[in-house]
RNA sequence: CAAGUCGGCCGGGUGAUCGCUGUCCUUGGCGUCGGCGCAAGCCCGCGCCGGGGCAGAGGAAAGUCCGGGCUCCGCAGGACGGGAUGCCAGGUAACGCCUGGGGGGCGAGAGCCCACGGAAAGUGCCACAGAAAAUAUACCGCCACGCGGCAACGCGGGGUAAGGGUGAAAUGGUGCGGUAAGAGCGCACCGCGCCGGCCAACACCGGUGGCAGGGUAAACCCCAUCCGGAGCAAGACCAAAUAGGGAAACGUGCCGCGCGAGCGGUGAAGCGUGGUCCGCGCCAGUUUCCGGGUAGGUCGCUUCAGGCGCGUGGCGACGCGCGUCGCAGAUGAAUGAUCACCGCCGUCCGCAAGGGCGGAACAGAACCCGGCUUACAGGCCGACUUGCCUC
Numbered sequence: 001c002a003a004g005u006c007g008g009c010c011g012g013g014u015g016a017u018c019g020c021u022g023u024c025c026u027u028g029g030c031g032u033c034g035g036c037g038c039a040a041g042c043c044c045g046c047g048c049c050g051g052g053g054c055a056g057a058g059g060a061a062a063g064u065c066c067g068g069g070c071u072c073c074g075c076a077g078g079a080c081g082g083g084a085u086g087c088c089a090g091g092u093a094a095c096g097c098c099u100g101g102g103g104g105g106c107g108a109g110a111g112c113c114c115a116c117g118g119a120a121a122g123u124g125c126c127a128c129a130g131a132a133a134a135u136a137u138a139c140c141g142c143c144a145c146g147c148g149g150c151a152a153c154g155c156g157g158g159g160u161a162a163g164g165g166u167g168a169a170a171u172g173g174u175g176c177g178g179u180a181a182g183a184g185c186g187c188a189c190c191g192c193g194c195c196g197g198c199c200a201a202c203a204c205c206g207g208u209g210g211c212a213g214g215g216u217a218a219a220c221c222c223c224a225u226c227c228g229g230a231g232c233a234a235g236a237c238c239a240a241a242u243a244g245g246g247a248a249a250c251g252u253g254c255c256g257c258g259c260g261a262g263c264g265g266u267g268a269a270g271c272g273u274g275g276u277c278c279g280c281g282c283c284a285g286u287u288u289c290c291g292g293g294u295a296g297g298u299c300g301c302u303u304c305a306g307g308c309g310c311g312u313g314g315c316g317a318c319g320c321g322c323g324u325c326g327c328a329g330a331u332g333a334a335u336g337a338u339c340a341c342c343g344c345c346g347u348c349c350g351c352a353a354g355g356g357c358g359g360a361a362c363a364g365a366a367c368c369c370g371g372c373u374u375a376c377a378g379g380c381c382g383a384c385u386u387g388c389c390u391c
Stems, first nucleotide, its partner, number of pairs: 001387010012342007020056007028049005034043003058362001062373002065371005070231004082227005087101005102116001103114004117222002122220002124216003139164002141160003145156004172190006191211001192209006235299004245290006253266005270282004306325008344359006
C1' cells in the first nucleotide's frame, strides 16, 4: 500500500423568530369549593387565561419473537393434555439471551457456521440400482460331499460372507492364527459399549464385555429440564343527563274480580290532534330518596434489575463498594416549521485560493425493563490476518 476478519461508537452543530406538550414560579385577570364577616369584603385551596424559567423520541422507539416486573382472575397443589428447550460449566430477576470451554464442519489465515440428548426402547419411512435397504438375505465367486463324465466340466442338496458386483448407505478395520473354504471362531492393535478416576463436557488413564450392528428423531416417539391464564383496553377511584330497577309519601271518576298488592272493562273530567265543535286516539300519575351501569374525569404513569465516574474480584459474561446525576409522559395523541451561518457528500467552474448548483438514510415513544431479529444515507475508532514493496 492492497485485500480481508472481528469489536465498539456517532447518526449533523449553533443561533434567531413563531408554535405544541409537560412541569415550576407568578405583587396580572376571571371563575369557584370552604372558612370568617351584619355587610362591603378578606383568607386558603383549585381551575382557566396571560407573563417568565426549564425539559421534550430511537439506536433501533420497529417486528411483537422470547424472558421478567406489575395488575387481576380460585395464592394456581396433583393428574392428563399442550408448548418450549436440549454438549458442559458459569452469569443473570429470568430467558430460547450472554460468557468461557468441548465436539463437528468451512476457510491459506484472522475467523465464521452448527436443532450438538436418545436409532445397543418401540413404530414408521428409505427413489434408482441391487440377491438383499432389515422378521435379513445370496447374483457372481470360494469350498468339501454325492451323481454323471477319460478329462475340462455339468447337475444336486449343503457350507461360507473372505473376494467381485450394486448403491448415498451392505453387518466394524488391519494383521496373524485357524479352516475344506470361511467367519470375533481365537489372538494383538485400533474402533465401540459399560464401570471407575479427573467440577463437567471432551480428551486421557485403568478395568471389563467379542460386541450393539445401515440411515432417518426441524418422522411419530422416549428421556431430562422449564412453563397456571389473561393482559395498562391490566386494574383502582369519583361520577352527569336520559332510559330502565328498587323504596317511601301523596293521588287514582264509575263498574266487576281479589283478603291484599293489584288486574280487567268503561270513558265523566282531563290531555293530544294549530284555534272552536264533532270525530279519533290516550287516560294514571307526581315528588323525593337509594343502588348499579354509561359519557366524562382522576390514579396506575414513569425512580429505575436506572445512567455516568472511580476502586475492586473474575480469562470473561458479570458481581461488590463508594461518589454523582434526575433524563419525554401525550390520549382526534405534543416533541414541529421557517431563516441564517458552519460541518458532510456529489457535481460543475477555476492553475490555485475559492465559488455556483443539488443532496442528506432507516424510522417516530404509548405501563416499564432485559434480550433476539430485522431496516439503515454517511462517517469515526481499536484489535487482528494475508499478500506485495522498502529499510
Molecule: Bacterial RNase P class A
Organism: Gammaproteobacteria bacterium